[in-house]
Context: one part of a larger RNA
RNA sequence: GUCUGGGAGUUAACGUAAGGAGCCAGCCUAAGGUCCCUCAGGACCGGAGGCGCAGCGAAAGCGAGUCUGAAUAGGGCGUUUAGUUCCUUGCGUUAUACCCGAAGCGGAGGUGAUCUACCCAUGACCAGGUUGAAGCCCAAGUAACAUUGGGUGGAGGACCGAACUGAUGGCACUUGAGAAUGCCCCGGAUGAGUUGUGGGUAGGAGUGAAAGGCUAAUCAAACCCCGUAAUAGCUGGUUCUCUCCGAAAUAUAUUUAGGUAUAGCGUCCAGCGCUGACCCGUGGGGGUAGAGCACUGAAAAGGCUAGGGGACACACCCGUCUACCAACCCUUAUCAAACUCCGAAUACCACGGGGCGAAGCUGGGCAGUCAGGCAGUGGGGGAUAAGCUUCAUUGCCGAGAGGAAAACAGUCCAGACCACCAAUUAAGGCCCCAAAGACGUAGCUAAGUGGAUUAAAGAAUGUGAACUUGCACAGACAAUAGGGAUGUUGGCUUAGAGGCAGCCACCAUUUAAACAGUGCGUAACAGCUGACCUAUCGAGUGAGUUUGCGUCUAAGAUGAUCGGGACUAAGCGACGCGCCGAAGUUGUGGGCUGCAGCAAUGCAGCGGUAGGAGAGCGUUCCAGCAGCGGUGAAGCGGAAGCGGUAAGCGACCGUGGAGCGGCUGGAAGUGAGUAUCCAGAC
Numbered sequence: 001g002u003c004u005g006g007g008a009g010u011u012a013a014c015g016u017a018a019g020g021a022g023c024c025a026g027c028c029u030a031a032g033g034u035c036c037c038u039c040a041g042g043a044c045c046g047g048a049g050g051c052g053c054a055g056c057g058a059a060a061g062c063g064a065g066u067c068u069g070a071a072u073a074g075g076g077c078g079u080u081u082a083g084u085u086c087c088u089u090g091c092g093u094u095a096u097a098c099c100c101g102a103a104g105c106g107g108a109g110g111u112g113a114u115c116u117a118c119c120c121a122u123g124a125c126c127a128g129g130u131u132g133a134a135g136c137c138c139a140a141g142u143a144a145c146a147u148u149g150g151g152u153g154g155a156g157g158a159c160c161g162a163a164c165u166g167a168u169g170g171c172a173c174u175u176g177a178g179a180a181u182g183c184c185c186c187g188g189a190u191g192a193g194u195u196g197u198g199g200g201u202a203g204g205a206g207u208g209a210a211a212g213g214c215u216a217a218u219c220a221a222a223c224c225c226c227g228u229a230a231u232a233g234c235u236g237g238u239u240c241u242c243u244c245c246g247a248a249a250u251a252u253a254u255u256u257a258g259g260u261a262u263a264g265c266g267u268c269c270a271g272c273g274c275u276g277a278c279c280c281g282u283g284g285g286g287g288u289a290g291a292g293c294a295c296u297g298a299a300a301a302g303g304c305u306a307g308g309g310g311a312c313a314c315a316c317c318c319g320u321c322u323a324c325c326a327a328c329c330c331u332u333a334u335c336a337a338a339c340u341c342c343g344a345a346u347a348c349c350a351c352g353g354g355g356c357g358a359a360g361c362u363g364g365g366c367a368g369u370c371a372g373g374c375a376g377u378g379g380g381g382g383a384u385a386a387g388c389u390u391c392a393u394u395g396c397c398g399a400g401a402g403g404a405a406a407a408c409a410g411u412c413c414a415g416a417c418c419a420c421c422a423a424u425u426a427a428g429g430c431c432c433c434a435a436a437g438a439c440g441u442a443g444c445u446a447a448g449u450g451g452a453u454u455a456a457a458g459a460a461u462g463u464g465a466a467c468u469u470g471c472a473c474a475g476a477c478a479a480u481a482g483g484g485a486u487g488u489u490g491g492c493u494u495a496g497a498g499g500c501a502g503c504c505a506c507c508a509u510u511u512a513a514a515c516a517g518u519g520c521g522u523a524a525c526a527g528c529u530g531a532c533c534u535a536u537c538g539a540g541u542g543a544g545u546u547u548g549c550g551u552c553u554a555a556g557a558u559g560a561u562c563g564g565g566a567c568u569a570a571g572c573g574a575c576g577c578g579c580c581g582a583a584g585u586u587g588u589g590g591g592c593u594g595c596a597g598c599a600a601u602g603c604a605g606c607g608g609u610a611g612g613a614g615a616g617c618g619u620u621c622c623a624g625c626a627g628c629g630g631u632g633a634a635g636c637g638g639a640a641g642c643g644g645u646a647a648g649c650g651a652c653c654g655u656g657g658a659g660c661g662g663c664u665g666g667a668a669g670u671g672a673g674u675a676u677c678c679a680g681a682c
Stems, first nucleotide, its partner, number of pairs: 001682006011095013026051003032045005055062002065077004098237002101234001105227003109224003117201009126191001128160003131156001135152006164188003169184004203219001205215003240616006250263005264369002266366007274357001278354007290342001291340002296336003300332004305326001307325002309322004372397010402413003417590004422586003428580003431565003437577001439576003443572002450567001458552002462549010479536005485509003490504003515530001519528002591606006617671001619668007627660002635655004641649002
C1' cells in the first nucleotide's frame, strides 16, 4: 500500500419549543402495594407531593391591587383567565456527553545503584627505557661550621613508551557490521591511577573534581500502577438516498484578536396583509466633484511705495542715489484634505400613487458565519511601488458548471431539473489545425509592425492625409562652367595684422554681379571656398503646422515561437452583408416543487458550500398476522426485469447445505474511503 473485519451525537435527569394524544379551573401521581400473569408486561390502588387558579413588597403586611411616598399625585410591577400529564422530535444545562490525541499535575502506593555517580570492605594490575632529589661515604676546605668536587643512593600527582585506561583532530559508516562502531593520529600510563568481587545511598530524593551530569538505550525530577475516559477556546476524523430554500467572512464588547456573546445575514412554524425591493411624482437638508480667490493660508512677475539694508554727503538736524530685501495697495497669472463668494450628478429623508413579490413586518424554534479574495470606481498609507495594506461602493469567486480570453477561482458572455445526431443567438470568431467569409467597397502599413499589457523621454529627407507660407517660364531648386573687381594693404593696433588675432567704422567707384567679407588657410602675404552675378538646363522647388500608420531607442539567465502552421493580409482603421458560436433562449418528450382550480389543466420555479426544513431506502432485534424451506433456507456468483432519478428491490440460473424472509407496528451497539485510525491477512 491493498483486502477483510472493527471504528465516532449515546443514555439519564431537569429546562425550553414544536408535533401528537388525554382531561380541563383544574391536571398528574411518586415510592410502594394488590391482581392478571400471555410479562422488553398490563390493569387497579396509592393525592405524600408537584404545576396551575393572585399579585405586590426586603419584610411586617395588604390584596385586584400593591410598593414607593406626606399624598386620595405621579411612577414601577400586576389585574382584563388556561392549564396540566404522557409520547415523539429539535435544542440547552449537568454528567466523559460525537470519537481519537497531549506535554503534564497528584498518590504516607510500589519497583529499581547487575548501567551509571559517589562511598565502604577485600583483592588484583602497571613491558621496557630515561632522569638521578634527600641522605650517606671519601677528598678538598674551615678555628669549627659553611661550601666545593667525586662516589654511593634511588626520590618524583618526574620523562619516553606497550599492556591498561581515555577520547584531541580527521576519514569512513549514517535503512550501519554496530541504537555511538572501525581505521589513522592523539592524552594519561606509580597515580587525585586502573580494575575484579561483595556491600551502601533513590525520586523533590540520591550521587555529582558541577556538564543540570548520572540514577538500567529514559532525567530541569526515573520506571510501574492508580486518580483517569485529566484538560485541550487546538489539529484530524465523523459512515445511506432524494427534494425545497440557502448564508457569512460585518458591527459592538471581550486578559479579546484563529475563541465567544448580542445584533446583522439563512431556514422552519405561527400571526399580520399590501405595508416590501423597485419605478413615477412632490417636498426637503447638504457643502462632495467641479469651480473660485470674497475669508484663512501658500505662491510668481511687474508697478506704486511705507519700513529696512548699502553707497554718498554730513558737527547735528535735514538729505541724495540705489539692477538690494520688501508690507499694504494696483495689474497680470496660480494653488489648498483640515480655504469657500459659489456649487452639481448621485446618494439620503419624508409624503402621495403604482407595485402579490421564494416580497415585507411581528413573535417563536434551529442554525452557520466573526481568517475572505480579486476586479472596476472614489479615497487614506506606501514611492499617484507590490498578486502590498486599509476604508467606501458595485460585480464576480467564495458556494457557479457552460462559451470566450491558447492554457488561466475573481476578466467578458451567460446562471446547468433530465433526455434529443433539432432551431436561434451572446461574448468571441469565420486560411489550415478547428465550427463559420481566402466576403464586398474604398483606404493605410513594408516594419513580420501586427505578435512585449499599445513601454517612455528623445531622434530621423520612412510613408499617407489636411493646411499655411517663400521662390519660380521676366527661367526658380539642384548640378556644371565662368566671373567674384577697383579706391585698398580701410583706419587703429601691432614685430607683422594685406577680407579673415583684436578695436572702430562699414563708405565710395566700375558693374550682369561681387561683402571694407561666410569658412579653411599663411609668420604676414599667397592659395581654396562661400555670399552675390551670368551662362548651360527647362518645371517645379524650399520652409513650417496638425494628423494616420510605421523606424530606432528595446538587455536575462535549458530552445525558440503570434496557441502552432503559416500570413503582405489571413495585419490596421472605416462602412456593409452573411455565417459559426453556450448547459442562454426556443422546439419536442419526461420528472419534481409551489400557487390557482372540483377536476382537466394552466402559470411560475427547480446551480449550490456552511446551514435550516422535508420525504424515503437499507441493517439487527422484538410483537402480531399470513407464509417459505432437504422437491433445498441463509450466504456467495450471475441476472431478465421492477421502482419515481436515487438509496435499492428482484423472478430465474449456478453454488451452498439449514434455516428464512414478507406485511403492520415497535426498539436500536443502524449504513465507512480517508482519523500518520485499530486488528488480521497478503